[in-house]
RNA sequence: GCCCGGGUGGUGGAACUGGUAGACACGACAGACUUAAAAUCUGUUGCCGCAAGGCAUGUGGGUUCAAGUCCCGCCCCGGGCA
Numbered sequence: 001g002c003c004c005g006g007g008u009g010g011u012g013g014a015a016c017u018g019g020u021a022g023a024c025a026c027g028a029c030a031g032a033c034u035u036a037a038a039a040u041c042u043g044u045u046g047c048c049g050c051a052a053g054g055c056a057u058g059u060g061g062g063u064u065c066a067a068g069u070c071c072c073g074c075c076c077c078g079g080g081c082a
Base pairs, nucleotide, nucleotide: 001081002080003079004078005077006076007075010026011025012024019065027045028044029043030042031041032040046055047054048053058074059073060072061071062070
């Protein structure tokens, strides 16, 4: 240099065909239980905002009524070829 695969909350990881982004699990926080703790159970858990609401899928564009998903450039990670 060329080819292939990938990048989503604090972590792993879904979203299959473009149609509610973050299911589910872990972690964290609060509560119940306990003499106390562990375990277990329950609730909450991205950001901004008093609220209404707005923003958020590596990054910049494009297509579309609508993009995590399709197309193009770039960055990063893994593999292959030279």

Model confidence (mean pLDDT): 80 of 100. This is a predicted structure of an 82-nucleotide RNA (transfer RNA) from an uncultured Candidatus Saccharibacteria bacterium. Its Rfam family is "tRNA". Rfam classes the family as a transfer RNA.